RNA sequence: ACCAUUCCGUCGGGGUGCCCUGCAAGGGGCUGAGAGGCAGCCGCCAACCCGUCGAACCUGAUCCGGGCAAUGCCGGCGUAGGGAACGGGACCACAUCUUCG
Numbered sequence: 001a002c003c004a005u006u007c008c009g010u011c012g013g014g015g016u017g018c019c020c021u022g023c024a025a026g027g028g029g030c031u032g033a034g035a036g037g038c039a040g041c042c043g044c045c046a047a048c049c050c051g052u053c054g055a056a057c058c059u060g061a062u063c064c065g066g067g068c069a070a071u072g073c074c075g076g077c078g079u080a081g082g083g084a085a086c087g088g089g090a091c092c093a094c095a096u097c098u099u100c101g
Base pairs, nucleotide, nucleotide: 001096005090006089007088008087009086010085011051012050013049014048017030018029019028020027021026036045037044038043057082058081059080063076064075065074066073
């Protein structure tokens, strides 16, 4: 200099898009960890992801470039601004690298 990983308990945060078909319910396709179910006035539950070591997710954004049948599909924006945690255990860095004496 580097400051890791994982498990358990309880709690909390978040998103659910695009296209085809169909009167509708529904069915099918694309990307992805996740595009689900119920209800329907707000919403509730499940799965998944994330919780300050914070790019889970939101704002910017009816943004910019690329691509696609189409879409935050990919990249930029982004060292931007926000954003939800405590406890216990295992393990570990007692390692490795650099400098000086």
Molecule: TPP riboswitch aptamer (THI element)
Organism: Salipiger marinus